[in-house]
RNA sequence: CCAGAUGGCCGGAUGGCCGCGCCGGUGUUCACGCGCCGGCGAGGAAAGUCCGGGCUCCACGGAAAGAGGGUGCCGGGUAACGCCCGGCGGGGGAAACCCCAGGGAAAGUGCCACAGAAAGCAAACCGCCCGGUCCGCGAGCCUCGGUUCGUUGGCGGGGCAAGGGUGAAAGGGUGCGGUAAGAGCGCACCGCGCUUGCGGCAACGCGGGCGGCAGGGUAAACCCCACCCGGAGCAAGACCGAAUAGGGAUGGCGGGCCUGCGGGCCAGGCGCGUUUCCGCGCCGCCAUCCGGGUAGGUCGCGCGAGGCGUCCGGCGACGGACGCCCCAGAUGAAUGGCCAUCGACCCAUCGGCCUGGCGGAGCCGAUGGCGAACAGAACCCGGCUUACAGGCCGUCUGGCACC
Numbered sequence: 001c002c003a004g005a006u007g008g009c010c011g012g013a014u015g016g017c018c019g020c021g022c023c024g025g026u027g028u029u030c031a032c033g034c035g036c037c038g039g040c041g042a043g044g045a046a047a048g049u050c051c052g053g054g055c056u057c058c059a060c061g062g063a064a065a066g067a068g069g070g071u072g073c074c075g076g077g078u079a080a081c082g083c084c085c086g087g088c089g090g091g092g093g094a095a096a097c098c099c100c101a102g103g104g105a106a107a108g109u110g111c112c113a114c115a116g117a118a119a120g121c122a123a124a125c126c127g128c129c130c131g132g133u134c135c136g137c138g139a140g141c142c143u144c145g146g147u148u149c150g151u152u153g154g155c156g157g158g159g160c161a162a163g164g165g166u167g168a169a170a171g172g173g174u175g176c177g178g179u180a181a182g183a184g185c186g187c188a189c190c191g192c193g194c195u196u197g198c199g200g201c202a203a204c205g206c207g208g209g210c211g212g213c214a215g216g217g218u219a220a221a222c223c224c225c226a227c228c229c230g231g232a233g234c235a236a237g238a239c240c241g242a243a244u245a246g247g248g249a250u251g252g253c254g255g256g257c258c259u260g261c262g263g264g265c266c267a268g269g270c271g272c273g274u275u276u277c278c279g280c281g282c283c284g285c286c287a288u289c290c291g292g293g294u295a296g297g298u299c300g301c302g303c304g305a306g307g308c309g310u311c312c313g314g315c316g317a318c319g320g321a322c323g324c325c326c327c328a329g330a331u332g333a334a335u336g337g338c339c340a341u342c343g344a345c346c347c348a349u350c351g352g353c354c355u356g357g358c359g360g361a362g363c364c365g366a367u368g369g370c371g372a373a374c375a376g377a378a379c380c381c382g383g384c385u386u387a388c389a390g391g392c393c394g395u396c397u398g399g400c401a402c403c
Stems, first nucleotide, its partner, number of pairs: 001399010012342007020041009043374001047385002050383005055233004068229005073087005088102001089100004103224002108222002110218003125164002127160004132155003136151007172190006191213001192211008237299004247290007255266004268283006306325008346369008
């Protein structure tokens, strides 16, 4: 210098003017407010709302079982997690490094499309091999019509599972021996199973012995095993609370008649039974008080698993000690607008470097133009995922050149 891998950080800057939200102080006001001064005022993802918690209400005597859901190699971290860290195993890469839903398939059930002979009971399409038989051909022999041997092909019987073919997958793989041809049939190595020694907390690794190979795959199919989980969510929830309408209680008032002053009888209006009759049900006004709900308001609401720095422990995630700091809280929802100077990236032109020379690419410089990505809190926190113009820093791998 080139190609790549990986970890972290930033994500427009400064100043002026005007404006907005919250808090504190102060002046004024009965109060509401208003003025002045000061402070603070979006993010790395505030997003998706996927996972885990805090908090609140509801349910629940405790524990266990069951249903349903989730997680799934081992160890650690954490308030907790499906997150993170360190390992193990498998896969990819020359390497740095990256990826993996990674328990159990000898408990049971299901499924394995198409193709193929055969998909779990193992099986035999082509093929290979050994007999038999028929036809043909060739050769030999003789008593000339037969016979013997060899061979292409057909038919039928038996053996095989090496080779071909099908498939995602065909009852270990490679090689040597062996055989009529073959085959773990025998042997060596690899794989696998059982067992054992050592190392490791463990996952697992390394080695020894035995076994000729049994038990195909599939659990993001049912299932089995181990562990975890009560439900709803700040529109949670708590408090204050009108006007109007409606509910309840108490008191007072109201048509006619009788009265022995205690009361009794009759009437009225409305609705229903179709109407009359008749029956059933309900009742007006005023005052005071009570309680519920609505509009609205207040709290919840930001001192917290908080941030920054130093030191210590740990490979690390993280933990501990000390010091410093207070850092948005809106509710039609503030966090903005304008101007000036600068400005990354990009574009155009020109010049230079690199070269023996020319051109291109690249780099550097000058001038001009453009003028900043994704996106915006709404109870809070820890993660994950997704979006993002561009820039900065560190570590590592491979290659080339020079000293």
Molecule: Bacterial RNase P class A
Organism: Kiloniellaceae bacterium